The part of an RNA shown here (large-subunit ribosomal RNA, domain V) has 579 nucleotides and comes from a candidate division Kazan bacterium. Its Rfam family is "Bacterial large subunit ribosomal RNA".
Context: one part of a larger RNA
RNA sequence: UCCGCAGCAAGACAAAAAGACCCCGUGGAGCUUCACUACAGCUUGACGCUGGGUUAAAAUUUCAUCUGUGUAGGAUAGGUGGGAGACUAAGAAGCCCCGACGCCAGUCGGGGUGGAGUCGUCCUUGAAAUACCACCCUGAUGAGCUUUUAAUUCUAACCUCUAGCCGUUAUCCGGCAGAGGGACAGCGUUUGGUGGGUAGUUUAACUGGGGCGGUUGCCUCCUAAAAAGUAACGGAGGCGUUCAAAGGUUCCCUAGUCCCGGAUGGAAAUCGGGAUGAUAGCGCAAUAGUAUAUGGGAGCUUAACUGCGAGACCUACAAGUCGAGCAGAUGCGAAAGCAGGCUAUAGUGAUCCGACCGUAGCACAUGGGUGCGCGGAAGCUCAACGAAUAAAAGUUACCCCGGGGAUAACAGGCUUAUCACGCCCGAGAGUCCAUAUCGACGGCGUGGUUUGGCACCUCGAUGUCGGCUCGUCUCAUCCUGGAGCUGGAGCAGGUUCCAAGGGUUUGGCUGUUCGCCAAUUAAAGAGGCACGCGAGCUGGGUUCAGAACGUAAGUUACAUUGCGUUCUACAACAGAAAU
Numbered sequence: 001u002c003c004g005c006a007g008c009a010a011g012a013c014a015a016a017a018a019g020a021c022c023c024c025g026u027g028g029a030g031c032u033u034c035a036c037u038a039c040a041g042c043u044u045g046a047c048g049c050u051g052g053g054u055u056a057a058a059a060u061u062u063c064a065u066c067u068g069u070g071u072a073g074g075a076u077a078g079g080u081g082g083g084a085g086a087c088u089a090a091g092a093a094g095c096c097c098c099g100a101c102g103c104c105a106g107u108c109g110g111g112g113u114g115g116a117g118u119c120g121u122c123c124u125u126g127a128a129a130u131a132c133c134a135c136c137c138u139g140a141u142g143a144g145c146u147u148u149u150a151a152u153u154c155u156a157a158c159c160u161c162u163a164g165c166c167g168u169u170a171u172c173c174g175g176c177a178g179a180g181g182g183a184c185a186g187c188g189u190u191u192g193g194u195g196g197g198u199a200g201u202u203u204a205a206c207u208g209g210g211g212c213g214g215u216u217g218c219c220u221c222c223u224a225a226a227a228a229g230u231a232a233c234g235g236a237g238g239c240g241u242u243c244a245a246a247g248g249u250u251c252c253c254u255a256g257u258c259c260c261g262g263a264u265g266g267a268a269a270u271c272g273g274g275a276u277g278a279u280a281g282c283g284c285a286a287u288a289g290u291a292u293a294u295g296g297g298a299g300c301u302u303a304a305c306u307g308c309g310a311g312a313c314c315u316a317c318a319a320g321u322c323g324a325g326c327a328g329a330u331g332c333g334a335a336a337g338c339a340g341g342c343u344a345u346a347g348u349g350a351u352c353c354g355a356c357c358g359u360a361g362c363a364c365a366u367g368g369g370u371g372c373g374c375g376g377a378a379g380c381u382c383a384a385c386g387a388a389u390a391a392a393a394g395u396u397a398c399c400c401c402g403g404g405g406a407u408a409a410c411a412g413g414c415u416u417a418u419c420a421c422g423c424c425c426g427a428g429a430g431u432c433c434a435u436a437u438c439g440a441c442g443g444c445g446u447g448g449u450u451u452g453g454c455a456c457c458u459c460g461a462u463g464u465c466g467g468c469u470c471g472u473c474u475c476a477u478c479c480u481g482g483a484g485c486u487g488g489a490g491c492a493g494g495u496u497c498c499a500a501g502g503g504u505u506u507g508g509c510u511g512u513u514c515g516c517c518a519a520u521u522a523a524a525g526a527g528g529c530a531c532g533c534g535a536g537c538u539g540g541g542u543u544c545a546g547a548a549c550g551u552a553a554g555u556u557a558c559a560u561u562g563c564g565u566u567c568u569a570c571a572a573c574a575g576a577a578a579u
Stems, first nucleotide, its partner, number of pairs: 004579001008575001011573001015568001022404004027400002029396004035201005041194003045190005051154009061144006068137001078136005085119003094113008158181005164176004204216003213233001217239006240385001241283001243341001247301007256276006281290002284347001286345003305328004311322003317386001330339003353379001356376004361372004411458001412456001413454003417451001419447006428438002465540001466538003470532001471529005478503003481498006505519005546563001548561001
């Protein structure tokens, strides 16, 4: 060195399982609820099967008896018509008692006494006698009819039962009989409510992973690289209107700041002069524009009009923007002319749907009518603002599927803010003296052990902390070795340089790495190797399904804590080691 044999597991990002963690899908399922919408269930009213009485109340109507002060006025005049007489011994006026009404003035009714009169036609009034009669109005009382409601009662519908009889030799069923309930219950149709009991679903996107937070439409500026346009969870701000004048037109006017002077008067009011020149103002954000004014004032007014629109800008579409000019009617101006809102750029919402106003169109054979069309204007924080529906929240560690290294957690990579270690400067401390030693404020590096940033290989799988075992390397050296300086007398030290040969403990607590403690030691170094090492071991921790404590009214859950919880394998390759 080759070939065997028996073994080992550092590598083949070894095998196994289209990753269970994470994200995505307008995927699924389980569960919950004050998500949405339904449906069972429960409940309510009406009607039908469903009938007879009595009482009470209410309503309509009929009859009878009453009832009615606005002012003026003998006074409590309901309206209209007729009307000159009406009532009275079948007992008037007056007086006494009782009851009803009432605006406390009186009116009406009943009883007793009494014994022959009482009222009307006049004066006031729009209207004249309840003197008398008729028809009515408002309200009240009594009686009757009808209807409704409520209560109660009946039995014949209907329901329940029977050691009964029969069909019938039959614990069913039917008929008969009896008992109980009873127009209720029950059933049917329909109406309102309740309704996770059940079901079907929804529960947004962007995002330096996702969640939490923030944002989502429109306007202005910067970024934006001197046409336009241009991104980011880049840097700053605004809008979801206002104004009948803050619009139109004609005519007129010019701010703001500073200085000086001037009673109250001051930094700043109003007045005079000067300097400057647009810094002012233009309803509001910013930008652009603007004094010949687009700014300020006054007069008259409604073009903040109707029908259109050549031609352009912008633009995927849909939208959006500018617009001379023509016709009609109008305002201002002497006229030329100007005026289809406002200095401009924000102040907003497609389609469907139903409702409204107008209408010369269409359909229903036609009038009336109904439906549709056409023109106009209104109804959405549809604000997730090109708006999926008229109508919608959560949870999953019980989870599942399809995918992703398009995207997180481990490790690696890049970077090195942070970290570790150096260097420069040298204020100062060090009695004096920057540099024995320490070194502020700053500056420059090296390393790739920390925490991060990025998301580049890996999600058809690269097993994750600590311990054990086995090591190997670096030196920025803990000990041992050799030196320089010292604020090194010696001993013991401080600091720096060289040096990696060897060495670098045992216990208690904790899953711990770490750390604290105890006892030693010459010393008890710092790190890399997928935070070395699970096809080498362990499995205490983390990180499944279980059952609990505390919190919670409870559910799905969340967080903390303790308990429990399967670590697979036969080595084909290359490897190293033994023979």